[in-house]
Molecule: Bacterial RNase P class A
Organism: marine sediment metagenome
RNA sequence: AGGUCCAGAUGGUCGCGUCCCUUUCGAGGGACGAGGAAAGUCCGAGCUCCGACGGGCAGGGUGCUGGCUAACGGCCAGUCGCGGUAACGCGAAGGAAAGUGCCACAGAAAACAAACCGCCCGGGUUUCCCGGGUAAGGGUGAAACGGUGAGGUAAGAGCUCACCAGCGCCUUCGGUGACGAGGGCGGCUCGGCAAACCCCACCCGGAGCAAGACCGAAUAGGAGAACAGAGGCGGCCCGCCUCGUUAUGAUUCUCGGGUAGGUCGCUCGAGGCCCGGAGCAAUCCGGGCCCUAGAGAAAUGACCAUCACGGAUCGAGAGAUCCGAACAGAACUCGGCUUACGGACCUCCCC
Repeated sequence: AGGUCCAGAUGGUCGCGUCCCUUUCGAGGGACGAGGAAAGUCCGAGCUCCGACGGGCAGGGUGCUGGCUAACGGCCAGUCGCGGUAACGCGAAGGAAAGUGCCACAGAAAACAAACCGCCCGGGUUUCCCGGGUAAGGGUGAAACGGUGAGGUAAGAGCUCACCAGCGCCUUCGGUGACGAGGGCGGCUCGGCAAACCCCACCCGGAGCAAGACCGAAUAGGAGAACAGAGGCGGCCCGCCUCGUUAUGAUUCUCGGGUAGGUCGCUCGAGGCCCGGAGCAAUCCGGGCCCUAGAGAAAUGACCAUCACGGAUCGAGAGAUCCGAACAGAACUCGGCUUACGGACCUCCCC
């Protein structure tokens, strides 16, 4: 520097939760009962409901190449750049020659250029001033408009030439590709910032298990339907009397919706372990074995003994004594990332 593994074991006593069995309803017995991060809720999915022909705008995200995957902003293998003596690590790593914008301080000037000092030429009223030329020198800065040398010039300048660096175009070879190794041409010399707007390519409907499905009271409320008789006299009928008679009925019946509550969703799943095969790997394929919390504001704990592990002290040694064990806590489920954290081991690098 990189990686792998563990997260004490067994027994006993007491306690807690879910399910099952028994019950004399008091209880008794049995099975099972957190993690590598269950965490943050930062990405991506499954599942559910709503929406939706398709396309576009707006908005958001991603951004080297190839592969893996259900998918991803994840992983693997590579390329390039940067850091490190190295093992190795890190990288929002498309476009600045489409356009716009910005570049603190310092500095003359921060990108159509530009003259503060200096240098050169000319003029003047000559310790100096004015005009012009000059980016080679000085100075400033994170960054100053290619570097070195020669020619050239009044002084200079890619102004010209050689070499080097960069850029653009053409091209050969290697690679699936990012790209790498060369060759030729062009004086072409074009600063940086896109985690500034923007441009380009690709992706993206919304809400979330309090999703949602089913059952469903009491009371209140809603809709619809039914309804002429009851009592007395009397054995019964007729008859007579009283009350009521279309409803603003404390009447009866039926129906449907919602609430409380209950059941499901709910844990067997892109599942775990082992073996074999393909592949550098991520991963995939085949075979075998296993089932391991499901629940509500919510259980999973404490002590003792023995053993194991680590440390300290003592001891020649065998060993003895003492001490220690972190971060944390499921609530629909997976794949990642990130963060927290105790310990052991392996490989590699440098001295």